[in-house]
Molecule: transfer RNA
Organism: uncultured archaeon
């Protein structure tokens, strides 16, 4: 340099043939229980869905383009 796949919570991932609130497990913060930890339970915060553009009434989902990861060629 070319093809592929990938980028969504602090971490590992899901998710939607475009539709009203974006999700789970861990992890965090609070209560409960315990003599007191842990483990269980309850309850909460935390997100410009990689960035910028198009199309659409409406875009994490579709088009383009850059950027990053990984993996395959040369």
């Nucleotide at each position: 340099g070319g093809c592929g796949a990938g980028g969504u919570a602090g971490c590992u991932c899901a998710g939607u043939c475009g539709g009203u609130u974006g999700g789970a497990g861990c992890g965090c913060g609070g209560g409960a229980u315990u003599c007191a930890u842990a483990a269980c339970c309850c309850c909460g915060a935390g997100g410009u869905c990689g960035c910028g553009g198009g199309u659409u009434c409406a875009a994490u989902u579709c088009c383009c383009g850059c950027c990053u990861u990984c993996g395959c060629c040369a």